[in-house]
RNA sequence: AAUAAUGUUUUCUAGGGUUCCGUGAUGAUAAAUCAGACUGGUCCGAGAGAAAACGCACGACGUUUAUCGUGGUGAACACGGAGGGAUAAAAGCCCGGGAGAG
Numbered sequence: 001a002a003u004a005a006u007g008u009u010u011u012c013u014a015g016g017g018u019u020c021c022g023u024g025a026u027g028a029u030a031a032a033u034c035a036g037a038c039u040g041g042u043c044c045g046a047g048a049g050a051a052a053a054c055g056c057a058c059g060a061c062g063u064u065u066a067u068c069g070u071g072g073u074g075a076a077c078a079c080g081g082a083g084g085g086a087u088a089a090a091a092g093c094c095c096g097g098g099a100g101a102g
Base pairs, nucleotide, nucleotide: 007054008053009052010051011050012049015044016043020041021040022038023035024034025033026032056074057073058072060070061069062068077097079100083095084094085093
C1' cells in the first nucleotide's frame, strides 16, 4: 500500500422513548384533555451484548468421485465523538468497525 464472509437472518437483553393500551391528574365513576423527571404491556433496540439457524474456511468419514451427504473444528480483536436521519418519539437504531485516537 492492496485485499476481505471482520457474513445474513431470527429470538432476546442492556438501553430507549410515548403512537396504542394501562396508570396518574382534571372532569361527573362519562366524553375529552394533560402527564414518560409514570413502575409497566405493545413498540424500537446493539459492529464493539447473549443465543440459535443458515452461510463461510479447514480437516475426517461415506461413496454414486462430486458443485454430494454426515459429522468435527475454527470464526480472533474491537477506544470512539460532535453532527445529521427515520419512525409517534427516542436510543448502544441508521450514516458507522465512519471522522478521529491508538